[in-house]
Molecule: FMN riboswitch aptamer (RFN element)
Organism: Oscillibacter hominis
RNA sequence: GUAUGUCUUCGGGGCGGGGUGCAAGUCCCCACCGGCGGUGAUUCCCUCAAUGGGCUGAGUCCGCGAGCUGUUUUGCAGCAGGAACCGGUGCGAAUCCGGUACCGACAGUUACAGUCUGGAUGGUAGAAGAUGAGU
Repeated sequence: GUAUGUCUUCGGGGCGGGGUGCAAGUCCCCACCGGCGGUGAUUCCCUCAAUGGGCUGAGUCCGCGAGCUGUUUUGCAGCAGGAACCGGUGCGAAUCCGGUACCGACAGUUACAGUCUGGAUGGUAGAAGAUGAGU
C1' cells in the first nucleotide's frame, strides 16, 4: 500500500411579513430550505513541465436514502414517492456564468403542510478514525 474482519465517532436545512377566515407556519401573495455516492471541459494550487497530481464544484444528469408489502427478517425481492429549460463562454457544459421556471415520503391537524407535530434520544445512504491478523 491492498483486500478483509472488529470497534468508535459523525451523519438534514427551512414560515419571517401580509391577506381571508370561527379556525391556517396547512389556503392565497411575498419569503425561506436543499441529505449521501458518482460525474463534473474551465478557474485555482503543486510540479522544471505535462496529456501528471490536488482543492472546490448538480435539489430538478446517473445511482442511493426516510415509508409500505413479502420473505429465509444481517439480508434479499417487490411497491409507492419529485422536478429544467433558455441564453452565454468554450473543442467540449445535463454540472460553470446569467436569466426564468419547477419539485419536495408517510401519519396527524379546528383548514389542504418541503418549513408545524409524530414515528425519531430511531433508522439510512454514507463519511472519518482506531485496531488485530494475513498477504